[in-house]
Molecule: transfer RNA
Organism: Halobacteriovorax sp.
């Protein structure tokens, strides 16, 4: 140096054609169940949607640019 895809909670993810409080399973924690631990049952906590801009009446979602992974392509050796 060209190009494709990801980036949302501690963790692996969803989020539909931009539209009315951002969710799910796991974790953690609190309960119930049990002689008692595991499993099982309910509940609760937790978010600057990767970072700065733009469009818009409104952006997680559109578009720009960066940053980070991950893969392919080209050079060079």
């Nucleotide at each position: 140096g060209g190009g494709a895809c990801a980036u949302u909670a501690g963790c692996u993810c969803a989020g539909u054609u931009g539209g009315u409080u951002a969710g799910a399973g796991c974790u953690a924690c609190c309960g119930g169940c049990u002689c008692a631990u595991a499993a099982c049952c309910g509940g609760u906590u937790g978010g600057u949607c990767g970072u700065a801009g733009g469009u818009u009446c409104a952006a997680g979602u559109c578009c720009u640019a960066c940053a980070u992974g991950u893969c392919c392509c080209a050079c060079c050796a």